A computed fold for a 90-nucleotide RNA from a Syntrophomonadaceae bacterium, annotated as c-di-GMP-I-GGC riboswitch aptamer. The sequence was found by an Rfam model in a public genome assembly. Model confidence (mean pLDDT): 86 of 100. It matches the Rfam family "c-di-GMP-I-GGC riboswitch aptamer". The family is grouped with related families in Rfam's "c-di-GMP_I riboswitch clan". The model forms 95% of the base pairs in the Rfam consensus. The source organism's lineage runs through Bacteria, Bacillati, Clostridia, Eubacteriales and Syntrophomonadaceae.
RNA sequence: ACCGACAAAGGCAAACCUGCUGAAAAGCAGGGACGCAAAGCUAAAGGGUCUAAAGCUCUAUCAUGAGCUAUGGCAGCCUGGCUACCGAAA
Numbered sequence: 001a002c003c004g005a006c007a008a009a010g011g012c013a014a015a016c017c018u019g020c021u022g023a024a025a026a027g028c029a030g031g032g033a034c035g036c037a038a039a040g041c042u043a044a045a046g047g048g049u050c051u052a053a054a055g056c057u058c059u060a061u062c063a064u065g066a067g068c069u070a071u072g073g074c075a076g077c078c079u080g081g082c083u084a085c086c087g088a089a090a
Stems, first nucleotide, its partner, number of pairs: 003087002011036002016031006034076001040082003045079003048074003055068004
């Protein structure tokens, strides 16, 4: 360097619940643990995926409804990049 023990020290925290923010997706805080060896960072690296306020198009009974689009998200979807604790075996 790679790798990852029924190791040790520690770390993170899904669903769900409560509060706040948001149009939503979702985020933050507290509780809570399904899991995680990068479940640390990167969404302005690529793909994927979620949402659609605003905008555009269509419908139109003028109420609205439908479709498209990220400039909004997800790093606990995959690949890549950066950084990092511990040290058995191979």